Source information
A computed fold for a 1474-nucleotide RNA from a Candidatus Wildermuthbacteria bacterium, annotated as small-subunit ribosomal RNA. The prediction has a mean pLDDT of 83. The sequence is in RNAcentral, with records from SILVA.
[in-house]
RNA sequence: GGAUUUGAUCCUGGUCCAGGAUGAAUGCUGGCGGCGUGGAUAAGGCAUGCAAGUCGUGCGAUCCUGCACAUUACGCAAGAAAGAUGAGGAGAGCGGCGAACGGGUUAGUAACACGUAGAUUACCAACCCCAAAGACGGGCAUAAUUCCGCGAAAGCGGAACUAAUUCCCGAUGGUAUCGCCGAUGAGGCGAUUAAAGGAGUAAUCCACUUUGGGAUGGGUCUGCGGCCUAUCAGCUAGUUGGUAGGGUAACGGCCUACCAAGGCUAUGACGGGUAGGGGAAGUGAGAGCUUGUUCCCCAACAAUGGAACUGCGACACGGUCCAUACUCCUACGGGAGGCUGCAGUCGAGAAUAUUGGACAAUGGGCGAAAGCCUGAUCCAGCGACGCCGCGUGAAGGAAGAAGGCCUUCGGGUUGUAAACUUCUUUUCUAAGGGAUGAAUCCCGAUUAUUAAAAUCGGGAUGACAGUACCUCAGGAAUAAGCGGGUGCUAAUUCUGUGCCAGCAGCCGCGGUAAGACAGAACCCGCAAGCAUUAUCCGGAUUUAUUGGGCGUAAAGGGUCCGUAGGUGGUCAAGAAAGUCUAAAGUCAAAUACCUUGAGCUUAACUUAAGGGACGCUUUAGAAACUUCCCGACUAGAGGGCGUUAGAGGCUGAUGGAACGGUCGGUGUAGGAGUGAAAUCCGUUGAUAUCGACCGGAACACCAAAUGCGAAGGCAUUCAGCUGGGAUGGCCCUGACACUGAGGGACGAAAGCGUGGGGAGCAAAAAGGAUUAGAUACCCUUGUAGUCCACGCUGUAAACGAUGGACACUAGCUAUUUGAAGUGUCGACCCUUCAAGUGGUGAAGCUAACGCGUUAAGUGUCCCGCCUGGGAAGUACGGCGGCAACGUUGAAACUCAAAGGAAUAGACGGGGACUUACACAAGCGGUGGAUCAUGUGGCUCAAUUCGAUGGUAAACGAGGAACCUUACCAGGGUUUGACAGGCUAGUGAAAAGCCCGAGAAAUCGGGUAAUACCCACAAGGACACUAGCUCAGGUGCUGCAUGGUUGUCGUCAGCUCGUGUCUUGAGAUGUACGCUUAAGUGCCAGAACGAGCGCAACCCCUACUCUGUGUUUUAUUUGUCACGGAGGACUGCCUCGGUCAACGAGGAGGAAGGUGGGGAUGACGCCAAAUCAGCAUGGCCCUUUGAUACCCUGGGCUGCACACGUGAUACAAUGGCUGCUACAAUGGGUUGCGAAGUUGCGAAACGGAGCUAAUCCCAUCAAAAGCAGUCUCAGUUCGGAUUGAGGUCUGAAACCCGACCUCAUGAAGUUGGAAUCGCUAGUAAUCGCCAAUCAGCCAUGUGGCGAUGAAUACGUCCCUGAGUCUUGUACUCACCGCCCGUCACGCCAAGCGAGCUGGGAAUAGCCGAAACCCCCGAUUUUUCGGGAACUAAGCUGGGCUCAGUGAGAGGGGCGAAGUCGUAACAAGGCACCGG
Repeated sequence: GGAUUUGAUCCUGGUCCAGGAUGAAUGCUGGCGGCGUGGAUAAGGCAUGCAAGUCGUGCGAUCCUGCACAUUACGCAAGAAAGAUGAGGAGAGCGGCGAACGGGUUAGUAACACGUAGAUUACCAACCCCAAAGACGGGCAUAAUUCCGCGAAAGCGGAACUAAUUCCCGAUGGUAUCGCCGAUGAGGCGAUUAAAGGAGUAAUCCACUUUGGGAUGGGUCUGCGGCCUAUCAGCUAGUUGGUAGGGUAACGGCCUACCAAGGCUAUGACGGGUAGGGGAAGUGAGAGCUUGUUCCCCAACAAUGGAACUGCGACACGGUCCAUACUCCUACGGGAGGCUGCAGUCGAGAAUAUUGGACAAUGGGCGAAAGCCUGAUCCAGCGACGCCGCGUGAAGGAAGAAGGCCUUCGGGUUGUAAACUUCUUUUCUAAGGGAUGAAUCCCGAUUAUUAAAAUCGGGAUGACAGUACCUCAGGAAUAAGCGGGUGCUAAUUCUGUGCCAGCAGCCGCGGUAAGACAGAACCCGCAAGCAUUAUCCGGAUUUAUUGGGCGUAAAGGGUCCGUAGGUGGUCAAGAAAGUCUAAAGUCAAAUACCUUGAGCUUAACUUAAGGGACGCUUUAGAAACUUCCCGACUAGAGGGCGUUAGAGGCUGAUGGAACGGUCGGUGUAGGAGUGAAAUCCGUUGAUAUCGACCGGAACACCAAAUGCGAAGGCAUUCAGCUGGGAUGGCCCUGACACUGAGGGACGAAAGCGUGGGGAGCAAAAAGGAUUAGAUACCCUUGUAGUCCACGCUGUAAACGAUGGACACUAGCUAUUUGAAGUGUCGACCCUUCAAGUGGUGAAGCUAACGCGUUAAGUGUCCCGCCUGGGAAGUACGGCGGCAACGUUGAAACUCAAAGGAAUAGACGGGGACUUACACAAGCGGUGGAUCAUGUGGCUCAAUUCGAUGGUAAACGAGGAACCUUACCAGGGUUUGACAGGCUAGUGAAAAGCCCGAGAAAUCGGGUAAUACCCACAAGGACACUAGCUCAGGUGCUGCAUGGUUGUCGUCAGCUCGUGUCUUGAGAUGUACGCUUAAGUGCCAGAACGAGCGCAACCCCUACUCUGUGUUUUAUUUGUCACGGAGGACUGCCUCGGUCAACGAGGAGGAAGGUGGGGAUGACGCCAAAUCAGCAUGGCCCUUUGAUACCCUGGGCUGCACACGUGAUACAAUGGCUGCUACAAUGGGUUGCGAAGUUGCGAAACGGAGCUAAUCCCAUCAAAAGCAGUCUCAGUUCGGAUUGAGGUCUGAAACCCGACCUCAUGAAGUUGGAAUCGCUAGUAAUCGCCAAUCAGCCAUGUGGCGAUGAAUACGUCCCUGAGUCUUGUACUCACCGCCCGUCACGCCAAGCGAGCUGGGAAUAGCCGAAACCCCCGAUUUUUCGGGAACUAAGCUGGGCUCAGUGAGAGGGGCGAAGUCGUAACAAGGCACCGG
């Protein structure tokens, strides 16, 4: 810096990512070199080899060589043999030095272990250097060796012999040590204590002894510094100090005896956990945080534990003794061993190398030296473990090969990439040459008196290594992968898959078009590596010193007093702790940084010189500030005096109202209670009312935004006692102050204990209701409690959710208290000051809300508290409490959020306003019956499909007998029923007719005929056959789509530009007021304008005028039809209203305030409907037979049932019969069809007229009217159902048509809960026409006219809608969200009868080796015994930390389990805390 909480926003806050690093590991891959680096786990066990020896110039003996050589014997000699001595060598032994270094590891250790600065007058030192002095005389042993013995071995014992630089004695000795005198000095006296030789011809050299000093190394002590934990608060008997003694190189309780009673601790003792420390390393801007690998310094350790010996040095890695564990050998009696040295092995583990070469160099030990030894070291090997460098070729090469992939089919991309041409040779292969690292050493020479030393010459010495490097030849030849591609984060498409398989660091992808899975193509990043995992720092200002916070996000202690501590007013003098300046020392080297260089071809790496830092110590100085000390001051603080307000506290009295009870009176049937009831009280007299008495609790009015108190809290009135405050001017003290960890006191309500009291109220409890239930809400009762006294508890949303103190920073206004001024007789009023309590507000602050002199502003000081949510204020432990419980207070595990404020919506059993056939007022229906029709369900071979709350259900369908038709059964076809193209063939006008099979489709056979351009041929068009491209699909997806449609809703809303406001989402505009049917207008306002909607423009209709026209009629007028014009605009008047918009009324008018009706449907909602109207992406089916196509028959009409929409009725406002009137819209040539005739009728015959103002349907109606009859009944109502006979359409009326006649005559007597339509030419009632159509299941739908009402007081109660506002934990938006129990599965932690193991102590027992001590033996040495102490072991009871555990309880998590509905809206009882 980014991602992630939200519909969006700002903030808080956590989580995650991008960077760097590693002694790493894992996956895939792997060409070379250089430099580094490599057992982090089991301080687990170890086979084998090596890692510490050396000196013969310390010593004696033995052996070998036979080199030199005295000699001896053999031999003529040559020669051979022996051999003193010398020389060389070997391996044991005595002796010396070394072995305490070097090398390894990090177990232990929280400590003077380490770092740093000091101290040591409290110390030591072999080897080395300097200086001084010295080394005389004697002696006793012992190993080796020989002999004897024991033992398996390891080894041991005895006897005898011997040397020394082994050991001892004596002497000498001072610059040594000690004692005494003296003064602690000088000086003196006394005592004690040394020695070794070797080499050399020699000079001399190397050794030896004593002393002093140096260098260097070490011992000890001190200041300061660096982990976690208080759920560890008290620890300590050698403990703290003293005296004396012992011990040590040395101080010291280091040890012992005695004496005293001290010592440490909140600045964290003691305990527990973890850990080697530092230089440094990683990271970071830094401050910091984390780490302690390689290299360097220090410490500690050496199987575990203890101990000493030797020695200058050890309590000793490759020494000794003892104990323990383990391993090995054994003759079973006893013995041996210690890789945390270098290699190597097993084990454990994610994991870490060769049983290599060489002492050539550097360094170490010994030696006089040569030299020997050296797993230190130098090299090589293995590992991409890390850093660095190089390469895997370079140039040219197409409007761009092939192949792959994608495609909109045009092309694009891979891609100059390849091929191909030319070139180069780092690397590679082969050949040749070939290092630096070498200085020492030996020999000789020179300088020099010699030696040492230096120089010169010659000779010898290289593990690495025939390596680095160089030259030449060959040939692009030998050399590229890994990860990623939704966002963060650079890089995208196709295919497969279909919440599957899988991915994932976080958010999250995947449910049929996945840029997120898998594959491919392409692309991106890095590159001999690339990713992943783990860990650290960073980002994280997310522990905040730099550099955060606490009103509401996590966070102010309930309040006050006060201890330690922190902080602190003015002036002056001094000191110099902090501070500052200068200087000195130190801060090892390496590393890191800066500057300049050098060496490897460069780099990494190595290296030279210089530079600076932090810290500590010391010295000298300064004195402003802090501090300390001393002296003063009064502005802080306190005291005195006057005045003063107050529900401040405690105690005792006191008053009235109300309430309840008791008694008495009056009085009678109810009362009480609720939404409605009931339980309950009452005829034994209630309720009501009057009187008297008793009782307890609380104090109306005053009363308020009031007052007081530290907070909790405090209210009748009076009295007593008492705390604090305010104000005024003067006096006094003189910084006495502020805060306050621990601590103390107070602390509502509830609760607890003891004793009282108890009217009302009221947990628990009981009953009545409500309810699906109701352990609740409501009602009737009612006990603790509420009250008092004393004691405990100690918590609250103890809140202003705001710690205390001080200072500063605009106002205005209200109120309480005091004072002053003016004024007044006085008071009020007014002005000012101080102290309180409120409101509103500038600046400023704040995420916003808001705060704002009573700060949440600006500063200082002190205290408390916070660091994601949950688990959890829980567990364990401690403390307190009688208990309840309080206080202190985690972790595992789990989630990616949890939150705050504000915004826009949506919602509310929130509010306000407005509106609608929404209700109300009415009229008529539906729901009951029968039938028609549609749907569900059932059935079926099929009952094709779609539509499903409102917004499906007489809907798609405005015409299912075949067809339609998509469904089923059966029979058939496969370039196909249909379109275009190509190839080949055959042909003829189109194509028909006949026969046979068949249900038909279809198949087979036969027959007839001859077309256009044209003379023929060829060709075109056409048809058929065969074949190829292709057709076809009412198959799927309306959740891939277009188009169209429904609905809210003909509701009045929905937006934009610019400006302004806000951090922002957003707001404003489009609020308020008035008005409208209307976001329709007016006024006004940080808005000004605009758009889509509203309205208007359009059509029909109502009135008038006019033009034209046909029909009718004899003609005109008129009616009518088609055009045109007028008319209505709140235009006029009155009143109201803001002088407005507009409203109310009136006049005129056919019509009046939108005249009536229609068309017209904003932004959007419902993933609403439709892939079957059409179109369309994708998917699917189609070469031997389909999901395509044809045909026949069936089905879509199926029927226990349920629902929707209708028709007809139930009758007298009626039915029937007869007579008599009055319409309009429409349709008609495959048609409407007249007159006439026949038939009871449906209809038939008939055919005039009409392409329609002419003819026909069509006398054009029916209700209506008049007259008659029926007389309340299942009827002269009603017509279902059924039977018979017919008519018509049509190939065809069985499934399955309509109509006519006769006969039959069912249910039904006005319809439960519920529910629908309608505000006027409307409802209701009546008929007529049309589309579709051969016919028709039409009672449907769309139109037309006829007759023609009732009611609307009004409202928001029901439903729906709009505007504003409010609350919200909702935003998939209340059909929302969400809580708890129960059931199931998984997980972690706590408890738990117990069981097991570890750790540190403690009491007792036992007690090895060893030092010291004692005793005895011993010439010494030494041996034996004892005492004391102690490691290990045993026993016991506790402490602590783990593991495990039947069981019981809670917690967390888990797509669709159960029960309820607690919370969010007034969440339906406001919620929440104790």